[in-house]
RNA sequence: CGCAUCAGUUCUGGAGAGCAACUCCGACCGGAGUUCACCGAAGGGGACGGCCCGCUGAGGCAGGCUUAAUCUCUCAGGUUCGCGGACAGAAGAGCCUCG
Repeated sequence: CGCAUCAGUUCUGGAGAGCAACUCCGACCGGAGUUCACCGAAGGGGACGGCCCGCUGAGGCAGGCUUAAUCUCUCAGGUUCGCGGACAGAAGAGCCUCG
C1' cells in the first nucleotide's frame, strides 16, 4: 500500500402449515379465550459422536463430562393478506486530530 475476514447499520430475496369451529369484546376490520387438525426456517430443548470410568471371560450393560446441524422434539412461535422468518445476496461507519 492492497486484498480478505470481522463489523454497528441499510436494502433485497426468503419456505411450510386451517381465510377452521365455538364463545366473548355492540357491528365491519381487528383482538382475546377454548377445542380439534397441522407447520418448522424466530427463540429453545434433545443426542450421534468423543473422553473418562465401573461391572463382565467376552459380547455387552450402567454412570459422569463434553457435544453439533437445515436432524429431531414441537415448549414457544406460526397456519388469508400483512407482520415475522433460519438462511442467502449487495452495500457498509470502523483509529487519532483539526475544520

A computed fold for a 99-nucleotide RNA from a Gammaproteobacteria bacterium, annotated as Glycine riboswitch aptamer.
The source organism's lineage runs through Bacteria, Pseudomonadati, Pseudomonadota and Gammaproteobacteria.
The same sequence occurs in records of 2 taxa.
The coordinates come from a structure-prediction model, not an experiment, and the mean pLDDT is 79.